[in-house]
């Protein structure tokens, strides 16, 4: 001096996922922010009721749909592979469009939930990246 591996601190990205107060430090615990449900009247939505059978049904998230091909069925459907899509993310300020890349998952409620003021309840886990010949236009923004 190169190159490789790991670690820590530090920038940053995805997300609601952050911040602080107690604490030597975590865990837990509170508060603030921030994110999601539950729930009136109005309004939407149904229409003969009540029990039985197939399918249940609804929330979180971008993760929905179709085509085809195996499997299973009770023939409604479930699965499982491929290929595409609705929709989200990345190309180190920002909005639009246009390239290009990449995701298109999982999990909770348990037969029950349109909106919803009050009110009531829960979440605040994780993952990944390191200055690149920043992908191109046009607008803002910011500075001088």
């Nucleotide at each position: 001096c190169g190159c490789g591996c790991c670690g820590a601190c530090c920038c940053g990205c995805c997300u609601a996922a952050u911040c602080g107060u107690c604490g030597a430090u975590u865990u837990c615990a509170c508060g603030a922010g921030c994110c999601g449900g539950g729930g009136a009247c109005c309004c939407a939505c149904a229409u003969g009721u009540a029990c039985g059978u197939c399918c249940g049904g609804g929330g979180u998230g971008a993760a929905u749909c179709c085509g085809c091909g195996a499997g299973c069925c009770a023939c409604g459907g479930c699965c499982c592979g491929c290929g595409g899509u609705a929709g989200g993310g990345c190309g180190a300020u920002c909005u639009u469009c246009c390239c290009g890349c990449c995701c298109g998952a999982a999990u909770c409620c348990g037969u029950c939930a349109g909106c919803u003021a009050a009110c009531c309840c829960g979440g605040u886990a994780g993952g990944c990246g390191g200055u690149g010949c920043c992908g191109g236009a046009a607008g803002g923004a910011g500075u001088u």